[in-house]
RNA sequence: CGGGGAGUAGCAUAGUGGCCUAAUGCGCAAGGCUGGGGGUCUUGAGACCGCGGGUUCAAAUCCCGCCUCCCCGA
Numbered sequence: 001c002g003g004g005g006a007g008u009a010g011c012a013u014a015g016u017g018g019c020c021u022a023a024u025g026c027g028c029a030a031g032g033c034u035g036g037g038g039g040u041c042u043u044g045a046g047a048c049c050g051c052g053g054g055u056u057c058a059a060a061u062c063c064c065g066c067c068u069c070c071c072c073g074a
Stems, first nucleotide, its partner, number of pairs: 001073007010026004018057001028044006050066005
């Protein structure tokens, strides 16, 4: 420098145009059971989807540019 892939709660992932002002597990908070700070059950908080534009009635999802990481090539 060229090609490909990824970036979504603290962490790991799902969601690939409208049922999504976003789901699941772990973690976190409160409560129940328990002798118990372990185990289990219930409830709850927490991301506006890497950044900036564009397309569309409507974008996490499509297009463009940039940033970061990974792989391949030179």

Transfer RNA from an uncultured Candidatus Berkelbacteria bacterium, 74 nucleotides, folded computationally. Its mean pLDDT, the model's own confidence on a scale to 100, is 81. Rfam family: tRNA. Rfam's curators write: Transfer RNA (tRNA) molecules are approximately 80 nucleotides in length. The family's RNA type in Rfam is transfer RNA.